Description:
Predicted 3D model of a 72-nucleotide RNA (transfer RNA) from a Candidatus Peribacteria bacterium. Its mean pLDDT, the model's own confidence on a scale to 100, is 80. The source organism's lineage runs through Bacteria, Bacteria candidate phyla, Candidatus Peregrinibacteriota and Candidatus Peribacteria. Rfam family: tRNA. The family's RNA type in Rfam is transfer RNA. Rfam describes the family as follows. Transfer RNA (tRNA) molecules are approximately 80 nucleotides in length.
[in-house]
Formats: sequence, C1' cells, structure tokens
RNA sequence: UGGGGUGUAGCCAAGCGGUAAGGCAGGAGCCUUUGAAGCUUCCACUCGGGGGUUCGAACCCCUCCACCCCAG
Repeated sequence: UGGGGUGUAGCCAAGCGGUAAGGCAGGAGCCUUUGAAGCUUCCACUCGGGGGUUCGAACCCCUCCACCCCAG
C1' cells in the first nucleotide's frame, strides 16, 4: 500500500429496515441470626466517529478511525 473480517453496556453476546434479547458483573429491595443461594427490580435515546438514502437505519451507501488476518 492492496484485499478481507470485526467494532452493540464494565465483560461476553443476539439483532439481518419498524425503534436495542439474553448471560456474567454491578446497584436497590425481599428472604436469612449472618453469609451464600433464591426471588423482585434497575442498569447502552452517540450501537466506533461523521455524512447520505428512507416515513423510519445498529442494519443499506460513502468516508474516516481502531484492532485482527492475508498478499506484497
């Protein structure tokens, strides 16, 4: 430098044009003599950034950024 892949919460990870699942961790509460376990509840309106298309974008298009792989 060229090609490909990935980027969603503190971590892991769904989503495939109709307005963000789930798990772990964490906060609050219930229970308990205490703790653990269990139960209830809360936790991402910048989905890497910007722009565009669309009535509507995490999702499609363009362009940057970061990381990984391949080729020189």